[in-house]
């Protein structure tokens, strides 16, 4: 000097998942803020359900191909894998428009039950990552310099 790995601080990203107070400072409790569910009338639905169950959180829907396997060839189902896709995120002051690039397109909960929904009732405050530095225009705020 370069590279790799780990730790700490700071900053940042997905997400509602942050801040503050009390306390026996362990456990626990409360508030603000943000977010979810249930829940009238009117309206909608009554073509729905009676297993082809139905519904919620979430961007995470849908359509092809391949391999294996079960039923009996076909066909269907299941598991894995792959190509697209409705839709969604990121590229560092913030918001927005355009271009460009890049990634996700899962998982899980309720348990036969829920349309909308004022009052009201009720629940959550996780988890997981990164060290990136693309570009043009407009608006707003902030910082710095003169």
């Nucleotide at each position: 000097a370069u590279g790799u790995a780990a730790u700490u601080u700071u900053c940042g990203c997905u997400g509602a998942a942050u801040u503050u107070u009390c306390u026996u400072a362990u456990c626990g409790a409360a508030a603000a803020a943000c977010g979810g569910g249930g829940g009238a009338a009117c309206c909608a639905a009554u073509u729905u359900u009676c297993u082809u169950g139905g519904g919620g959180u979430g961007a995470a829907u849908g359509a092809g191909g391949g391999u294996a396997u079960a039923g009996u060839u076909a066909c269907u189902g299941u598991a894995c894998u792959u190509u697209c896709u409705a839709g969604g995120g990121c590229a560092a002051u913030u918001c927005u428009c355009g271009c460009u690039g890049u990634c996700c397109g899962a998982a899980u909960c309720c348990g036969c039950c829920a349309g909308u929904u004022a009052a009201c009732c009720u629940c959550g405050u996780a988890a997981g990552c990164g060290a990136u530095c693309g570009u043009g225009g407009g608006g707003a705020g902030g910082a710095c310099c003169a």